This is a predicted structure of a 75-nucleotide RNA (transfer RNA) from a bacterium. The sequence was found in a public genome assembly. Rfam family: tRNA. It is annotated as a transfer RNA. From the family's description: Transfer RNA (tRNA) molecules are approximately 80 nucleotides in length. Its mean pLDDT, the model's own confidence on a scale to 100, is 81.
RNA sequence: CGCGGGGUGGAGCAGUCUGGUCAGCUCGGAUGGCUCAUAACCAUCAGGUCGUAGGUUCAAAUCCUACCCCCGCAA
Numbered sequence: 001c002g003c004g005g006g007g008u009g010g011a012g013c014a015g016u017c018u019g020g021u022c023a024g025c026u027c028g029g030a031u032g033g034c035u036c037a038u039a040a041c042c043a044u045c046a047g048g049u050c051g052u053a054g055g056u057u058c059a060a061a062u063c064c065u066a067c068c069c070c071c072g073c074a075a
Stems, first nucleotide, its partner, number of pairs: 002073006010027004020058001029045005051067005
């Protein structure tokens, strides 16, 4: 150099195929409730602008292009 998979809150993931009503799940964090107390449980809240930069479009996490990073295969 070649091929494939991936990058989405602090962690792990879904959403991409079929663009719009899609910023969602679990854990974690904070606050409150419950309890003699802790855990568990219940309620609420914060935290993302989807790897970067362009393009297409009325509209892009989703489509196209280039680049960066991670994992694997082959050599």